[in-house]
RNA sequence: GAUGAACGCUAGCGGUGUGCCUAAGGCAUGCAAGUCGAACGAUCCCUUCGGGGAUAGUGGCAGACGGGUGAGUAAUGCGUAGGAAUGUACCGUAAAGAGGGGGAUAGCUCGCCGAAAGGCGGGGUAAUACCGCAUGUUUCCGCAAGGACAAAGUCGCAAGACGCUUUACGAGCAGCCUACGUCCUAUCAGGUAGUUGGUGGAGUAAUGGUUUACCAAGCCUAUGACGGGUAGCCGGUGUGAGAGCACGAUCGGCCACAAGGUCACUGAGAUACGGGGCCUACACCUACGGGUGGCAGCAACCAGGAAUUUUGCGCAAUGGACGAAAGUCUGACGCAGCGACACCGCGUGUGGGAAGAAGCUCUUCGGAGUGUAAACCACUGUGGCAGGGGAAGAAGUUCUGACUGUACCCUGCUAGAAAGCACCUGCUAACCACGUGCCAGAAGCCUCGGUAAUACGUGGGGUGCAAGCGUUAUCCGGAUUUACUGGGCGUAAAGCGUCCGUCGGCGUUUUGAUAAGUCUUCUGUCUAAGCCUAGGGCCUAACUCUAGAUCGGCAGCAGAAACUAUCAGAAAUGAGUCUGUUUGGGGGAAGCUGGAAUUCUCGGUGGAGGGGUGAAAUCCGUAGAUAUCGAGAGGAACGCCAAGCGCGAAGGCAAGCUUCUAAGACAGUACUGACGCUCAGGGACGAAAGCUAGGGUAGCAAACCGGAUUAGAGACCCGGGUAGUCCUAGCCGUAAAUAUUGAAUGCUAGAUGGUUUGUUCUUCGAAUGGACCGUCGUAAGUUAACGCGUUAAGCAUUCCGCCUGGGGAGUACGACCGCAAGGUUAAAACUCAAAGGAAUUGACGGGGGAGCGCACAACCGGUGGAGCAUGUGGUUUAAUUCGAUACAAAGCGAAAAACCUUACCCAGAUUUGACAUGUACCUGCACGGUCUUGGAAACAAGAUCUUCUUCGAGAGUGGUACACAGGUGAUGCAUGGCUGUCGUCAGCUCGUGUCGUGAGACGUCCGCUUAAGUGCGGUAACGAGCGCAACCCCUACCGCCAGUUAUACGUGUCUGUCGGAACUGCCCUCGUUUUUCGGGGGAGGAAGGAGGGGAUGACGUCAAGUCAGCAUGUCCCUUACAUCUGGGGCUACACACAUCCUACAAUGGAACUGACAAUGGGUCGCAAGAGGGUAACCUUGAGCUAAUCCCGUAAACUGUUCCUCAGUUCAGAUUGAGGGCUGCAACUCGCCCUCAUGAAGUCGGAAUCGGUAGUAAUCGCAAAUCAGCAGGUUGCGGUGAAUACGUUCUCGCUCCUUGUACACACUGCCCGUCAAGCCAGCAAAGUUGGUAGCGCCCGAAACAGGAGACCAAAACCGCAAGGAUUGGCCCUACUACGGCGAGAUCAGCGAUGAGG
Repeated sequence: GAUGAACGCUAGCGGUGUGCCUAAGGCAUGCAAGUCGAACGAUCCCUUCGGGGAUAGUGGCAGACGGGUGAGUAAUGCGUAGGAAUGUACCGUAAAGAGGGGGAUAGCUCGCCGAAAGGCGGGGUAAUACCGCAUGUUUCCGCAAGGACAAAGUCGCAAGACGCUUUACGAGCAGCCUACGUCCUAUCAGGUAGUUGGUGGAGUAAUGGUUUACCAAGCCUAUGACGGGUAGCCGGUGUGAGAGCACGAUCGGCCACAAGGUCACUGAGAUACGGGGCCUACACCUACGGGUGGCAGCAACCAGGAAUUUUGCGCAAUGGACGAAAGUCUGACGCAGCGACACCGCGUGUGGGAAGAAGCUCUUCGGAGUGUAAACCACUGUGGCAGGGGAAGAAGUUCUGACUGUACCCUGCUAGAAAGCACCUGCUAACCACGUGCCAGAAGCCUCGGUAAUACGUGGGGUGCAAGCGUUAUCCGGAUUUACUGGGCGUAAAGCGUCCGUCGGCGUUUUGAUAAGUCUUCUGUCUAAGCCUAGGGCCUAACUCUAGAUCGGCAGCAGAAACUAUCAGAAAUGAGUCUGUUUGGGGGAAGCUGGAAUUCUCGGUGGAGGGGUGAAAUCCGUAGAUAUCGAGAGGAACGCCAAGCGCGAAGGCAAGCUUCUAAGACAGUACUGACGCUCAGGGACGAAAGCUAGGGUAGCAAACCGGAUUAGAGACCCGGGUAGUCCUAGCCGUAAAUAUUGAAUGCUAGAUGGUUUGUUCUUCGAAUGGACCGUCGUAAGUUAACGCGUUAAGCAUUCCGCCUGGGGAGUACGACCGCAAGGUUAAAACUCAAAGGAAUUGACGGGGGAGCGCACAACCGGUGGAGCAUGUGGUUUAAUUCGAUACAAAGCGAAAAACCUUACCCAGAUUUGACAUGUACCUGCACGGUCUUGGAAACAAGAUCUUCUUCGAGAGUGGUACACAGGUGAUGCAUGGCUGUCGUCAGCUCGUGUCGUGAGACGUCCGCUUAAGUGCGGUAACGAGCGCAACCCCUACCGCCAGUUAUACGUGUCUGUCGGAACUGCCCUCGUUUUUCGGGGGAGGAAGGAGGGGAUGACGUCAAGUCAGCAUGUCCCUUACAUCUGGGGCUACACACAUCCUACAAUGGAACUGACAAUGGGUCGCAAGAGGGUAACCUUGAGCUAAUCCCGUAAACUGUUCCUCAGUUCAGAUUGAGGGCUGCAACUCGCCCUCAUGAAGUCGGAAUCGGUAGUAAUCGCAAAUCAGCAGGUUGCGGUGAAUACGUUCUCGCUCCUUGUACACACUGCCCGUCAAGCCAGCAAAGUUGGUAGCGCCCGAAACAGGAGACCAAAACCGCAAGGAUUGGCCCUACUACGGCGAGAUCAGCGAUGAGG
């Protein structure tokens, strides 16, 4: 785009078309084929007596047309073009004729049988019915002679008209024949006996095996016979640029059929839809004896189905039958009815009308949209209603209209009856809100939906089409996705394993001829309709009428001769032959020969192991192994040569010699003269494994047996070991049979190596040819890319094979081959939306290379064991608030939970609120403090004190009402901000340019180097940005200046500002291609190669963390999820984990004594000193707003004494008693002191952490938080080590490279069994049905033939008897239906089985 459509929602009018696609299922009822009285008799009716009319029957014509349907049919069909051996009623033209006779018969009447349908008999009757005779133009038979064959009348007063008989021609119609074209299937390869041809009969209108007898053995077939499936064919229709593809409704041509099957009769014509006979099925009537019927005609009905109309009107028109005509008949046809089923046309109003009503929707709350849309005003009348008029279609003077009072015209009235459907993520025109929450649902494909859905549902808005719009089904297109036009086969699907070769296809140069192909003009035809063009008619269009036309098909006449073809002649370049030389692991059969090695046997020596592995064991060995020497046996394979090697069609071929044989190359250019190329089917060869038979068997070695390994080990490893491997004869016929690249021929830059064979110079090596085998490659070209590139995957030609999404499946069934194993050929159901190729970027690898890091290693000290502290999990609880929870949660948020904090629980209270802003009204006064009562408090009630002002409004306050407040309620997966982590790792990018079809690449790579993408050099790159580094701070040295509160009073240990200093800068040397750079040493220096430390965190990753710090969208609560108060809880305790502390002791503990810091803090504070107390602490209190005073004695350390290896003079948990401090308050639940008590613990399993120098370890001090509370945290200083060979390994990271079937990216992806459920197919004992044949039996009707012992009979002959003849009866052949049998083929079902 289309449809004979259907379904859903909706629906105003008209015109023109169209309407059982399914059950060729069954059909009630009515109608669809009759007509002629001018062929005939008869009967009846009417009559104006002239006549008119009706009809059953005889007779004629028609009924073979018209109408329906598409079952069958793959050719007895159709289409196109031809042909000869034919017929023909009606019609046209022409010729001749129609004389004279006869006997019947229906109707009718009488009788009989039957339920009916119908039938029988007697009598009598007519014809254009029937039969002789005559004539016979023509006609027929026959060579001829000769013979044979005809007729009908009717009407009319008449003229004449219509008929009749014979014949010829024509027209139209019909039959027959030929060529070409006409679907799928080879898992249908051979078919055929009247079959193919001939002769003689028969038969037909006619040819012909159409039929019959005989003879011959033909005929068709890979150009697809035969079989199976499907199907009416065509003009045309739909689509398409075309070529095509699909279809064959309506209209037209042909065919076939008429319930299924079969048969003839009549006739001009039928094997006859509304005729007949018979069989079968079905239905109906019946008196049970027997009869009747055929809608695939028009309507109608039932059934089937998603689905297809009225039991209408009329012969007025067109056409048909009959008739002389009038006319009759006509469900053909003309009309009407029903259906938006299709196409076409029209309408549902038109103009004005707001910065824009209401409603609805959205909103950023301002507004926006619907929207000039509506209302409202003015107007019009397609349509509708009413009234009036009123055709054409009629041809034909008159008469004749179903449609129809229709179309159309006029007048009046009426904006009144008249818009829906689908869609709005992308493709694809059109977006918002709400609801829902992987639900409900959507979906053509990708997909959408898991709480912010433009994808679901609804609303608003929009888009598209519009009396329709969507959906479904089907066809074509897009699809170059079967490729003729117009595709491919190295890796995506696709080259047969290789060669030979038949049919076939294609084929060198040249001359001549022919004209089959080819080309041109002309002619015939391809009905009409349709398509196209131009006009005309309906108001227009659809529709219809008229005219015209192209291309193309087939056939014919004539012409051309380039190409193809055919015939004839010539040639030498394709192909082959010959001669000479030569090459090779080419092949076959047989013989002879060789050495090395393994194993075995015998003998000698020898004496304990051997063997084997990652390590072992099984195994062999004192009955003498392994080792070694000698002799022997046997089988298999051939080291070195040996190679980018050679040969062969491929598979493949390797010790040497002989024999047989095939092939290639070169040279000579002698010969033949296209002999060629490729090949469906066919044939031959064809590794390994395997099979059959017979041999052989040293080694090796499936299966098998042991030993190991392992979770297991049906494996890898080890010890044994049989088929087999070998030979002979046969089979199999497959391989990643690969170069994943068919064969042949020609052309298109090169470079380089090898093998073989010529020529020349010959110096013994060069130069130059041929053939073959390789390698490279940036020529051109080609390819999706990779790549290929004279050995093409380039450019061309010829031929063959093969492919058409993945899986199912190279499977099932069938067939062929095979001894088997199996091979070859080769589907479908079902299922998925991909499967696949090449390349790219990442990520990953028990891949590779390079490098780094306290990553390992080396060293030191810990954790894990104990007790305790803190945090977490778990459990418990009224609550144990919440969050964090791999590294990167767990002494984390929390730099301080007794109350408060506090978010949790219980109880009691409040409701514009504890807090903010605003409006309105009221109160005219405070607010607030103190006290009393109740109460646990909040709070409630009361008393008292107090008060701004300009005395009004007002400020402030209180109350009421309304807006609102409030929420540590949810969502960190809606967010901002901030943070962690990879990681202070060295990376991450951009511009321009270049390369690539592109994704992308280059730059960013390579070499060297660095802590570093740090730098240098190379380079299709050149530059740049964020990162690195540097700039900043602290610290180490120095200087100038200044100096309080330091000071020994000199100053500058000290403090502060500013400045200097370090840059591989200098020298020597080594490495490096150069340069950078690096190594070593030196000088100088406080410091030497980034001096040490800090701050600083690229692009990004983890939907990492945080809605409970803050902010914030959305949702939720609003006398509560808000607010206040008291008490409790966050502190629970069987247990598990994390991080600390203290220890286990002598490098120690205790006691005494003596020394040395830094950072900090302090007025609600730090507090000296003095006094009291064993002490914590208390009392008092100088000084200090701090370099001034205080905290403040630093400790480890030094010295002396005791303890002497013990659960101790170690360790200090736990518990008891008594005190102190803070605070409203230490019970749950703080810290400290004294005395007493004195637990576990004797250095910690697997595992694991930190640290590379002022570091670890060890020692103390201070601060924040804080009323109080430090074993935590953040800082500060004191003492002060050991070790690093090195990068194999572990972990993490960076770069390059490689593989990838991964991309949520290896915690990836993914394979197979099993379990449960489901789906479709296969096999299957069997069973059921269909179809077409074969053999046999039966054999209706009809036709044909036969016979005559039967029956009957008007026409002719005969006086008659009778005869001829005809009909019946009977028989035969053929045959439908039916039956039996064995098979074939196709389907349905099928326990179970195997696979998908």